[in-house]
Context: one part of a larger RNA
RNA sequence: CUGGGCAUAAAGGGCGCGUAGGCGGCCAGGCAGGUCAGGGGUGAAAGCCCCCGGCUCAACCGGGGAAUUGCCUCUGAAACCGCCAGGCUUGAGUGGAAGAGGGGAGAGUGGAACUCGCAGUGGAGCGGUGAAAUGCGUAGAUAUUGCGAGGAACGCCGGUGGUGAAGACGACUCUCUGGAUUCUCACUGACGCUGAGGCGCGAAAGCCGGGGGAGCAAACGGGAUUAGAUACCCCGGUAGUCCCGGCUGUAAACGAUGAGCGCUAGGUAGAGGGGGUACCCAUUCCCUCCCUGCCGGAGAAAAUUUGUUAAGCGCUCCGCCUGGGGAGUACGGCCGCAAGGUUGAAACUC
Numbered sequence: 001c002u003g004g005g006c007a008u009a010a011a012g013g014g015c016g017c018g019u020a021g022g023c024g025g026c027c028a029g030g031c032a033g034g035u036c037a038g039g040g041g042u043g044a045a046a047g048c049c050c051c052c053g054g055c056u057c058a059a060c061c062g063g064g065g066a067a068u069u070g071c072c073u074c075u076g077a078a079a080c081c082g083c084c085a086g087g088c089u090u091g092a093g094u095g096g097a098a099g100a101g102g103g104g105a106g107a108g109u110g111g112a113a114c115u116c117g118c119a120g121u122g123g124a125g126c127g128g129u130g131a132a133a134u135g136c137g138u139a140g141a142u143a144u145u146g147c148g149a150g151g152a153a154c155g156c157c158g159g160u161g162g163u164g165a166a167g168a169c170g171a172c173u174c175u176c177u178g179g180a181u182u183c184u185c186a187c188u189g190a191c192g193c194u195g196a197g198g199c200g201c202g203a204a205a206g207c208c209g210g211g212g213g214a215g216c217a218a219a220c221g222g223g224a225u226u227a228g229a230u231a232c233c234c235c236g237g238u239a240g241u242c243c244c245g246g247c248u249g250u251a252a253a254c255g256a257u258g259a260g261c262g263c264u265a266g267g268u269a270g271a272g273g274g275g276g277u278a279c280c281c282a283u284u285c286c287c288u289c290c291c292u293g294c295c296g297g298a299g300a301a302a303a304u305u306u307g308u309u310a311a312g313c314g315c316u317c318c319g320c321c322u323g324g325g326g327a328g329u330a331c332g333g334c335c336g337c338a339a340g341g342u343u344g345a346a347a348c349u350c
Base pairs, nucleotide, nucleotide: 003322004321005320006319007304008303012318014201015200016199017198021194022193023192025088026087027086029084030083031082033081034080035077036076037075038074039073040072041071042070049065050064051063052062053061054060091191092188093187094186095184096183097182098181103177104176105175106174107173108172109171110154114150115149116148117147118146119145120144121143125136126135162169163168206247207246208245209244210243211242215241216240220236221235222234223233258317259316260315261314262313263312266295267294268293269292270291272289273288274287275286276285278283299306300305323350324349325348332343333342334341335340
């Protein structure tokens, strides 16, 4: 550079915002850079290719042609790409009107449970297991009642349900705040899509400083089990788990499925909204937009399966793969306090 690919075979970046770039709706006009047509110039010779000829043939040599896919220039065409100027509304956005939601941040409040403290009752066990033991208990435990303190998490509702770009989000109230959806079709008039770099967000664990510490619990101690038991089970238990500030930047960060747009049978269920219909209403039936599931036709697929939420049919842009091991290692760079992250080989070997 090119081909084929990326759910499960190697391969979708964890997710977003967005720079450059790439790509880009409808109508009419202009320009003529790309594009196309014709003419001219040039594209040395030799060589390659074709024809003819000269050495007895050939190699070799001579003549002619073709080719030289290119560049420059002139004239012309104007569909397409581009550019200039104008218009449009369906893409995109804005306004107005609604309802839904564990979307985010801060502050406050609540009950259940738990542990601890104090006090009452009570008097021998409790706890734990497959069975036990360590452990706790006459200095009164366990149980039970009352009061108090503390930290963490929010049962039922709860759902195949909702929200968010992803990570993720679940008691209640208030304040601040992001997004989506529906209806209207009032406004702008292509303002769009993607996105190398970049910037931001990013579970858990881990790290730094400060607080907090009920329960749980790596490490650690003990009891068991066992041939052993650096485990599984039991009794304890420190970091940590929680809060504030700052790092880290990873994951089976998964739908193992990048984003956007258009097109291509249906059925059924759930969530949110709008409209119509039946005399009114609850409600029914029908239509419609958006979201979440299941089944399934064509098609796709190696199969499993997928199937309007595509893995179907197309287009645009990005990321990535190219036999297994060595190895996500080494070296170097960048980042990090560190742990390490990121980029990422080769020898050798099958």

Overview:
This is a predicted structure of a 350-nucleotide part of an RNA (small-subunit ribosomal RNA, central domain) from an uncultured bacterium. The full RNA is in RNAcentral, with records from ENA and SILVA.